[in-house]
Context: one part of a larger RNA
Molecule: large-subunit ribosomal RNA, domain V
Organism: soil metagenome
RNA sequence: CCCGCAGCUAGACGGAAAGACCCCGUGCACCUUUACUACACCUUAACUAUGGGUUAUGAUUCUUGCUGCGCAGGAUAGGUGGGAGGCUUUGAUACCAGGUUCUCGGACUUGGUGGAGCCAACGGUGAGAUACCACCCUGCGAGUGUUGUGAUCCUAACCUCCUCCCGUAAUCCGGGAGAGGGACAUAGUUAGGCGGGUAGUUUGACUGGGGCGGUCGCCUCCUAAAUUGUAACGGAGGCGCGCGAAGCUACACUCAGGCUGUUUGGAAAUCAGCCGUCGAGUGCAAAGGCAUAAGUGUGGUUAACUGCGAGACCUACAAGUCGAGCAGAUGCGAAAGCAGGCCUUAGUGAUCCGGUGGUUCUGUAUGGAAUGGCCAUCGCUCAACGGAUAAAAGGUACGCCGGGGAUAACAGGCUGAUCGCUGCCAAGAGUUCAUAUCGACGCAGCGGUUUGGCACCUCGAUGUCGGCUCAUCGCAUCCUGGAGCUGUAGAAGGUUCCAAGGGUUAGGCUGUUCGCCUAUUAAAGCGGUACGUGAGCUGGGUUCAGAACGUCGCGAGACAGUUCGGUCCCUAUCUGUUGUGGG
Numbered sequence: 001c002c003c004g005c006a007g008c009u010a011g012a013c014g015g016a017a018a019g020a021c022c023c024c025g026u027g028c029a030c031c032u033u034u035a036c037u038a039c040a041c042c043u044u045a046a047c048u049a050u051g052g053g054u055u056a057u058g059a060u061u062c063u064u065g066c067u068g069c070g071c072a073g074g075a076u077a078g079g080u081g082g083g084a085g086g087c088u089u090u091g092a093u094a095c096c097a098g099g100u101u102c103u104c105g106g107a108c109u110u111g112g113u114g115g116a117g118c119c120a121a122c123g124g125u126g127a128g129a130u131a132c133c134a135c136c137c138u139g140c141g142a143g144u145g146u147u148g149u150g151a152u153c154c155u156a157a158c159c160u161c162c163u164c165c166c167g168u169a170a171u172c173c174g175g176g177a178g179a180g181g182g183a184c185a186u187a188g189u190u191a192g193g194c195g196g197g198u199a200g201u202u203u204g205a206c207u208g209g210g211g212c213g214g215u216c217g218c219c220u221c222c223u224a225a226a227u228u229g230u231a232a233c234g235g236a237g238g239c240g241c242g243c244g245a246a247g248c249u250a251c252a253c254u255c256a257g258g259c260u261g262u263u264u265g266g267a268a269a270u271c272a273g274c275c276g277u278c279g280a281g282u283g284c285a286a287a288g289g290c291a292u293a294a295g296u297g298u299g300g301u302u303a304a305c306u307g308c309g310a311g312a313c314c315u316a317c318a319a320g321u322c323g324a325g326c327a328g329a330u331g332c333g334a335a336a337g338c339a340g341g342c343c344u345u346a347g348u349g350a351u352c353c354g355g356u357g358g359u360u361c362u363g364u365a366u367g368g369a370a371u372g373g374c375c376a377u378c379g380c381u382c383a384a385c386g387g388a389u390a391a392a393a394g395g396u397a398c399g400c401c402g403g404g405g406a407u408a409a410c411a412g413g414c415u416g417a418u419c420g421c422u423g424c425c426a427a428g429a430g431u432u433c434a435u436a437u438c439g440a441c442g443c444a445g446c447g448g449u450u451u452g453g454c455a456c457c458u459c460g461a462u463g464u465c466g467g468c469u470c471a472u473c474g475c476a477u478c479c480u481g482g483a484g485c486u487g488u489a490g491a492a493g494g495u496u497c498c499a500a501g502g503g504u505u506a507g508g509c510u511g512u513u514c515g516c517c518u519a520u521u522a523a524a525g526c527g528g529u530a531c532g533u534g535a536g537c538u539g540g541g542u543u544c545a546g547a548a549c550g551u552c553g554c555g556a557g558a559c560a561g562u563u564c565g566g567u568c569c570c571u572a573u574c575u576g577u578u579g580u581g582g583g
Base pairs, nucleotide, nucleotide: 001583002582003581004580005579006578007577008576010575011574012573014570015569022404023403024402025401027400028399029396030395031394032393035201036200037199038198039197042193043192044191045190046189047188048187049186051154052153053152054151055150056149057148058147059146060145062143063142064141065140066139068137075130078136079135080134081133082132085119086118087117094113095112096111097110098109099108100107101106158181159180160179162178163177164176165175166174167173204216205215206214213233217239218238219237220236221235222234240385241283242342243341247301248300249299250298251297252296253295255279257275258274259273260272261271281290282289284347286345287344288343305328306327307326308325311322312321313320317386330339331338332337353379354378355377356376357375358374359373361372411458412456413454414453415452417451419447420446421445422444423443424442428438429437465540466538467537468536470532471529472528473527474526475525478503479502480501481498482497483496484495485494486493505519506518507517508516509515546564547563548562549561550559551558552557
């Protein structure tokens, strides 16, 4: 060096299973509910199957009878019209008894007695004049018809899981006879209510993982690298309007502030003089503008017009922006002219659907109408603001699928804020004395053991804390060894330098690492090794499914809260390594 045999498992990011954690998908399933929308069930009403009678009580038509009182006036005058006569032996005035009504005066009416008159006109009072007739009004009564509601009775619909007979073998079912119930129940249709009982679905995105928080459209500035444009969960602020003058036009004016002076009057009110390029003001944020004013007043007004629009800016589109000029009508100005809102840039919402006004458009045989079109205009915090629907929240640890190392948790990597260690400066402490020892305020390094940041390999899987076993390395050394200084008398120490050869205990508590405690020891070191080591062991913790408590939630359920319980697979091919054999 080659080839075996028997062992061990450190590695082959070993094998197994298209990761179950995490995220993503306009994926799925199941569960919940005061998510949305339906449906069943339940319930209420009407109508139909559904008929008859009695009674009570409403509404209404017609017929009929009554009713009606302010004051004045014979006195109880409803309104209007006609009207000079009307009623009466078919029983008037009057009287008795009863009823209705009442403003207590009376009015109307039934029966009886009785036997011939009574009322109006006239007059008077009054707004209106009475008898009698007609049509009406208010309220009341009676009758008829229609209709509603309630109660009650009936039987023939309908019902009976009550009895008997028959089909017949029959606790089915049907037929028949009875009995009971009964127009109810029940069923259908329509409309309303209720309705996780059931069903179908929805439950946004951005995001230095996701969730929680925040944000989502528009305007101004910076970032923005001197045209334009330009990102971030970069730094600052605003908007979702306002104004009939704060618009248009003609004319005029100049502000803020300062100094001086001046009654109350003061730092500051009003007044006078001078200086005053802009520091004031501009409806509102900022920027850019503006004194020739875009700022401040006064007069007149409505161009905050209608129909267009050459040509440009911006721009993926859709949108957005500017605009001379033409026609019509108008305002101001002597005129030239200016005026199609406001110093400019925010003050906003596509389409569909629907409303309103107009319209020489359409008009389903024709005439109309409806509808639609066109013009004008209205209704969206559609604010997740290019707006999925008119209409929508949650749970899943019972979960499933497709994907992702495009994205988290472990480990590694980069970084080194944090952390550990060291050094520099030396104010001060150290009786005196910065540096025996300690060292503020600061500064500079090293390390890669902490907590982080980043998200680079790995999600077709790199098993995660602690213990056991077995280790190996570093030295910033715990002991043992050698030195310097000392605020080293000795002994015991302090501090620094050299040094990694060897060593570095056993217990109690806790799943613990750590820590506290007990007893020792020369000492009971700190770290790295995928926080060494689960194809070596364990499985107490964490981190599935069961269950409970506290808390949160209406609930399904949830909790770096707690508690009891809970399957740890692999026969070693290669590298490595131990022992051994042969060549």